[in-house]
RNA sequence: GGGCCCGUGGUCUAGUCGGUCAUGACGUCGCCCUUACACGGCGGAGGUCGCCGGUUCGAAUCCGGCCGGGCCCA
Numbered sequence: 001g002g003g004c005c006c007g008u009g010g011u012c013u014a015g016u017c018g019g020u021c022a023u024g025a026c027g028u029c030g031c032c033c034u035u036a037c038a039c040g041g042c043g044g045a046g047g048u049c050g051c052c053g054g055u056u057c058g059a060a061u062c063c064g065g066c067c068g069g070g071c072c073c074a
Stems, first nucleotide, its partner, number of pairs: 001073007010026003019057001028044005050066005
């Protein structure tokens, strides 16, 4: 330098025939439970869907460029 794959809450991740409010687990906060802790139950907060632009009535999803990571080739 070239090709391919990946990037989604703090962490891991579902969702890619374009369309109500982006899914779940762990973590975190509050309440209940307990003498107390753990476990468990209920509820809440937490997301520029890597960035910029394009297509479209509408983009996490399609297209282009860029950034970061991985693999392969040179």